[in-house]
Molecule: transfer RNA
Organism: Candidatus Nomurabacteria bacterium
RNA sequence: CGGGGUGUGGCGCAGCCUGGUAGCGCGCCGCGUUUGGGACGCGGAGGCCGCUGGUUCGAAUCCAGUCACCCCGACCA
Repeated sequence: CGGGGUGUGGCGCAGCCUGGUAGCGCGCCGCGUUUGGGACGCGGAGGCCGCUGGUUCGAAUCCAGUCACCCCGACCA
């Protein structure tokens, strides 16, 4: 320098191809149950999708640029 992959609640992931205002598991909070804890059951909080811009009635999703990390290749010594 070139190519590819990943980036989404605290953590791990899905959703992207096929645009329609985001979901699962764990964790966290409250309640019930228990002598108490764990387990179990019920309820709840928490993210607008790495960032910027564009297309569109509408973007996590499409397009362009850019940042971080990972992989491959090239170049220099």